[in-house]
């Protein structure tokens, strides 16, 4: 340096849930808590998935809308969905 993750050692992170806060929501952050994780460190680059404030269209009705409902839409979210990039501890070969 490369590959691998058996065995150990030092550690690390932290699911669900509870609570507080932010957000239209998805979700995120703090505290508690541990399901698990060899990158469950970091990056939204590709794919997937989630949400729809706002926007567009439609329906409600004979007409109107500062109303209701539905469909589409990401510049929002998810790295603990997959892939990729990048950085790192230990051990073995």
């Nucleotide at each position: 340096g490369a590959u691998c993750a058996a065995u150990a050692a030092a550690g690390g992170c932290a699911a669900a849930c509870u609570u507080c806060a932010a957000g239209a929501a998805a979700u995120u952050g703090g505290a508690g808590g541990g399901c698990g994780c060899a990158a469950a460190g970091c990056c939204a680059u590709g794919g997937g998935u989630c949400u729809a404030c706002g926007g567009u269209c439609g329906u409600c009705u004979g007409a109107u809308g500062u109303g209701a409902c539905g469909a589409c839409u990401a510049c929002g979210a998810u790295u603990g969905c997959c892939a990729g990039g990048u950085u790192g501890c230990u051990g073995a070969u």

RNAcentral holds the sequence, with entries from Rfam. A computed fold for a 93-nucleotide RNA from Alicyclobacillus sp. SO9, annotated as c-di-GMP-I riboswitch aptamer.